[in-house]
Molecule: transfer RNA
Organism: bacterium
Formats: sequence, structure tokens, C1' cells
RNA sequence: GCCCUCGUGGUGUAAUGGAUAACACGACAGCCUUCGAAGCUGUAUAUGGGAGUUCGAUUCUCUCCGGGGGCA
Repeated sequence: GCCCUCGUGGUGUAAUGGAUAACACGACAGCCUUCGAAGCUGUAUAUGGGAGUUCGAUUCUCUCCGGGGGCA
């Protein structure tokens, strides 16, 4: 330099064009308890940035950024 691939809550993963972005773990609060753990209930937290296509984008296209891999 060229090509491929990935980027989603604090963490690990879903959602492959159809709406309120789901699940688990974790965090916090409440209940329970003498206290704590466990259990139950609830709350907050996410689509790497920008542009485009579309009635509608996490999903498709372009570009940039970052991680990984291959070739030279």
C1' cells in the first nucleotide's frame, strides 16, 4: 500500500429493513433480615463519527476513526 472482518448499556451477546433496541451478569434503590448473603420488586445505562438511500436504518451504500486478520 491492497483486501477481508468487527465496532450495540459497566461486561458478554441478540435483533439481517418494521418501529417501545431484547436477554444474562453487574450497578443502584426498596422489600425481607438483628446485620449481611440469597430471594423478590423496581430504576438507570447502549447502536464508533458524519453523509446518503428508504415511508421506515442496528441492519443497505459512501467516507472517516478504532480493533483484528491476510497478501505484498